[in-house]
RNA sequence: GCCGCAAUAGCUCAGUUGGUAGAGCGGCGCAUUCGUAAUGCGUAGGUCGGGGGUUCGAAUCCCUCUUGCGGCA
Repeated sequence: GCCGCAAUAGCUCAGUUGGUAGAGCGGCGCAUUCGUAAUGCGUAGGUCGGGGGUUCGAAUCCCUCUUGCGGCA
C1' cells in the first nucleotide's frame, strides 16, 4: 500500500434480504431469610463508532473517515 471482518445497554453478544432496538450477566427496588448469599417478581439504562447520501422510512443500502483484528505484498 491492497483486501476482508468487527464497532449495538456498564460487560458479553443477538437483531438485515429497510418498517416500534433485544437477551444474558451486571445495577436499582421489593419479596423471601434471624442476617447474607441464592431464588422469585418488578424497574432503569442505547443520538446502533463519526460525517454525508438514497428513501415516506436506515442499526440494516451507498460513499467517506476513525479505531481494532486478520490476510496479501
The RNA shown here (transfer RNA) has 73 nucleotides and comes from a Rhodobiaceae bacterium. It was read from a public genome assembly. Rfam family: tRNA. The family's RNA type in Rfam is transfer RNA. Model confidence (mean pLDDT): 82 of 100.